Small-subunit ribosomal RNA, central domain from an uncultured prokaryote, 353 nucleotides, folded computationally.
The RNAcentral record of the full RNA draws on ENA.

[in-house]
Context: one part of a larger RNA
RNA sequence: CUGGGCGUAAAGCGCGCGUAGGCGGUUUUGUCAGUCGGAUGUGAAAGCCCUGGGCUCAACCUGGGAAUUGCAUUCGAUACUGCAGAGCUAGAGUAUGGUAGAGGGAAGUGGAAUUUCCGGUGUAGCGGUGAAAUGCGUAGAUAUCGGAAGGAAACACCAGUGGCGAAGGCGGCUUUCUGGACUAAUACUGACACUGAGGAGCGAAAGCGUGGGGGGCGAACAGGAUUAGAUACCCCUGGUAGUCCACGCCGUAAACGAUGACAACUAGCCGUUGGGAAUAUUAGGAUCCUUUAGUGGCGCAGCUAACGCCUUAAGUAGACCGCCUGGGGAGUACGGCCGCAAGGCUAAAACUC
Numbered sequence: 001c002u003g004g005g006c007g008u009a010a011a012g013c014g015c016g017c018g019u020a021g022g023c024g025g026u027u028u029u030g031u032c033a034g035u036c037g038g039a040u041g042u043g044a045a046a047g048c049c050c051u052g053g054g055c056u057c058a059a060c061c062u063g064g065g066a067a068u069u070g071c072a073u074u075c076g077a078u079a080c081u082g083c084a085g086a087g088c089u090a091g092a093g094u095a096u097g098g099u100a101g102a103g104g105g106a107a108g109u110g111g112a113a114u115u116u117c118c119g120g121u122g123u124a125g126c127g128g129u130g131a132a133a134u135g136c137g138u139a140g141a142u143a144u145c146g147g148a149a150g151g152a153a154a155c156a157c158c159a160g161u162g163g164c165g166a167a168g169g170c171g172g173c174u175u176u177c178u179g180g181a182c183u184a185a186u187a188c189u190g191a192c193a194c195u196g197a198g199g200a201g202c203g204a205a206a207g208c209g210u211g212g213g214g215g216g217c218g219a220a221c222a223g224g225a226u227u228a229g230a231u232a233c234c235c236c237u238g239g240u241a242g243u244c245c246a247c248g249c250c251g252u253a254a255a256c257g258a259u260g261a262c263a264a265c266u267a268g269c270c271g272u273u274g275g276g277a278a279u280a281u282u283a284g285g286a287u288c289c290u291u292u293a294g295u296g297g298c299g300c301a302g303c304u305a306a307c308g309c310c311u312u313a314a315g316u317a318g319a320c321c322g323c324c325u326g327g328g329g330a331g332u333a334c335g336g337c338c339g340c341a342a343g344g345c346u347a348a349a350a351c352u353c
Base pairs, nucleotide, nucleotide: 003325004324005323006322007307008306012321014202015201017199021195022194025088026087027086028085029084030083031082033081034080035077036076037075038074039073040072041071042070049065050064051063052062053061054060091192092189093188094187095186096184097183098182099181103178104177105176106175107174108173109172110155115149116148117147118146119145120144121143125136126135163170164169207249208248209247210246211245212244216243217242221238222237223236224235260320262318264316265315268298269297270296271295272294273293274292275291276290302309303308326353327352328351335346336345337344338343
């Protein structure tokens, strides 16, 4: 390479957008490039293969054939693919009316709690733990009542295998700007679709730069414990970076459903969320049936090494992309690109089992 694979054995890019490329619904006409058939030319000889002949046989030599799967020219075929023309509406999209939602950005605002400060009451402890101690407290703490400040900190209940988002992720309330989804009935466009190497964008936490902020928490650090020791885990008392905000970097995670995205097909049963239709009943809504779009639990066939998956497939087949190819060395070295740095991306070999 061929092949076989990628939930857990090696293997799905963290996620979407999209260029090239690949691939593409339905009817018809043309063309005949691909495709298929015939003919002609060529495809040197020798060799290989088949079949004869000659050395007594064989090796060897020799006649003929086949093969040379190819290329070119030419004449045809027209189903499929391509190309060109004309249509269609089942894919895709647009318009109109509704619906649900922690989807995103900005501005404003609320209450509870922690902490600090001021004042009142009040007196000897408080705090903390497995038990203690460090710590705080007669300079009046803890507790309790009233008041104030601060935070660009987090939003109890509602709250739900509930919702939204492509993923990361999103949760007090109000306003404003804004993206997507679902749904019903029509109308319109007429294949405009799918995937997507490069590319460019988004991307938790930690970390970095500049400037702010700093209530709580809290790496480092200090102390107390624990212990044979304890430069530690766990626990306690403090506490700096950080956590927060603005702007700019970083670009990684068990970025997980460890499951790429797209469309089709293949038993059912039970919940739940958002719509729609119908039914009877009634004006609280409910019920059943049904239809969609999600989200969960079981389960047949089938698949699987097993575990398990099972219309939200890991089943059945398809078009496209990514990736894997024994363990270690190693996601390392070197080189290149990116980054302020930390480092990231790309990515070997010797050697060894």

Rfam family: Bacterial small subunit ribosomal RNA.